[in-house]
RNA sequence: GAAGCAGACCGGACGGUCGCUGUGCGCUUGCCGUACAGAGGAAAGUCCGGACUCCACAGAGCAGGAUAGUGGGUAACACCCAUCCACCGUGAGGUGAGGAUCAGAGCAACAGAGACGAGCCAGUUAAGUCUGGGUGAAACGGGCAAUCUCUAUCCGGAGCAAUACCAAAUAGGCAGGCGUUGAGGCUGCUCGCGGAGCCUGCGGGUAGGUAGCUUGAGGCGCGCGGUAACGCGCGUCCCAGAGGAAUGACCGUCAUAGCCCGCAAGGGCCGUAACAGAAUCCGGCUUACAGGUCUGCUUCCAAC
Numbered sequence: 001g002a003a004g005c006a007g008a009c010c011g012g013a014c015g016g017u018c019g020c021u022g023u024g025c026g027c028u029u030g031c032c033g034u035a036c037a038g039a040g041g042a043a044a045g046u047c048c049g050g051a052c053u054c055c056a057c058a059g060a061g062c063a064g065g066a067u068a069g070u071g072g073g074u075a076a077c078a079c080c081c082a083u084c085c086a087c088c089g090u091g092a093g094g095u096g097a098g099g100a101u102c103a104g105a106g107c108a109a110c111a112g113a114g115a116c117g118a119g120c121c122a123g124u125u126a127a128g129u130c131u132g133g134g135u136g137a138a139a140c141g142g143g144c145a146a147u148c149u150c151u152a153u154c155c156g157g158a159g160c161a162a163u164a165c166c167a168a169a170u171a172g173g174c175a176g177g178c179g180u181u182g183a184g185g186c187u188g189c190u191c192g193c194g195g196a197g198c199c200u201g202c203g204g205g206u207a208g209g210u211a212g213c214u215u216g217a218g219g220c221g222c223g224c225g226g227u228a229a230c231g232c233g234c235g236u237c238c239c240a241g242a243g244g245a246a247u248g249a250c251c252g253u254c255a256u257a258g259c260c261c262g263c264a265a266g267g268g269c270c271g272u273a274a275c276a277g278a279a280u281c282c283g284g285c286u287u288a289c290a291g292g293u294c295u296g297c298u299u300c301c302a303a304c
Base pairs, nucleotide, nucleotide: 001300002299003298004297005296006295007294008293009292010291012254013253014252015251016250017249018248020038021037022036023035024034025033026032040275044286045285047284048283049282050281051280052159053158054157055156064155065154066153067152068151069083070082071081072080073079084098085096086095087094088093099150100149104148105147106144107143120133121132122131123130163211164210165209166208173202174201175200176199177198178197185193186192218237219236220235221234222233223232224231225230258269259268260267261266
């Protein structure tokens, strides 16, 4: 210098104007003023595993599902770490669907006379008695468990539209009272008309509202233990919480990338870029991603 392997990270910056959501404070209580905060590495797919909530639940067995070398990590996992073995790669490394075929069943393309049934073919012998057999992954001794199966371990169901509380109007329910000896209505009162309801209380549900809701297996730093995943201790921080659903729009300046000019130093143009957008919360996996940064390692080439 070239080509690679493994891992980690960034995902424009600063300022201004106008808006939106939440919280605190203030008062002139009004969609008021003010201060602060306000999407991601995947918020995504909803595929695994948990927390949490409600429902179900003596015990045992069956069915069904998941996982599968060995050891470890974890709240748990199908995740992660270490390691053995097999395969791939010159290598750094990568991949593994890696329990069991001495329980039972099933399967085997092409070739081959014959493919899971034990036999078939050629020669030979008293005798399936002995010898040999091209083909094929495999020829009688085995293979495949990603075929059923067996073994071991684990697994109740539904999900924040869970669930709990408050609670209109209208209709309906229950109880009590009044009412054809006239309720309510016209109508504020009297008369009149008219003819079957009216009043009070209780309780359930709906609309609507509130809680659940974000302090958590939490982030960061340091130390210690461990090969590692990870664990322990100390310090420090509080970091979206909407609910038809806020997190936006515009302007200015400037990095990076891109394009043009130039031998070069440099100059000019463009103009903010990808995938995407919280919805109860965590741990994973998978998928998408413009452009860029860093670390460790491998192979080859060249020079010293």
A computed fold for a 304-nucleotide RNA from a Betaproteobacteria bacterium, annotated as Bacterial RNase P class A.
The sequence was found by an Rfam model in a public genome assembly.